This is a predicted structure of a 73-nucleotide RNA (transfer RNA) from a Chloroflexota bacterium. The coordinates come from a structure-prediction model, not an experiment, and the mean pLDDT is 80. The RNAcentral record of the sequence draws on ENA and MGnify. RNAcentral records the identical sequence in 2 taxa. The source organism's lineage runs through Bacteria, Bacillati and Chloroflexota. Its Rfam family is "tRNA". About the family: Transfer RNA (tRNA) molecules are approximately 80 nucleotides in length.
Order: sequence, then C1' cells, then structure tokens
RNA sequence: GCCCACAUAGCUCAGAUGGUAGAGCGUCGCCUUGGUAAGGCGAAGGUCUCCAGUUCAAUCCUGGAUGUGGGCU
Repeated sequence: GCCCACAUAGCUCAGAUGGUAGAGCGUCGCCUUGGUAAGGCGAAGGUCUCCAGUUCAAUCCUGGAUGUGGGCU
C1' cells in the first nucleotide's frame, strides 16, 4: 500500500429483510437466613463509534472517516 471482518448497557454478545433495542454476567433494592453465600422478585444503566446520503421513518441500506482484529505484498 491492497483486501476482508468487526464497532450495540460496566463486561461478553444477540437483534427484526427499515417502524423508538434485548439476554447472560456484573451493580443496586427487597424477600429468604441467626448472619453470609446460593436462590427468588424487582430496578437502574444505551446520543446502537462519527459524518453525510436515501427514506415518512436508519442501529439496520449506500458512501466516507476513525478505531480494533486478520490476510496479502
């Protein structure tokens, strides 16, 4: 330099052929216990990396940027 994949909650990851996003773990509260752990119930937590385009509507489609990983030279 060229090519490919990926970027979503604190972490690991799903996500519907475009219609306002979920799980597990973690955190917080309550129940349970003599008290912890475990278990049960509930809650909080997201500008879906950024810019532009298409569209009534974009996390999703298109182009670009940035970052990460991999391959080739």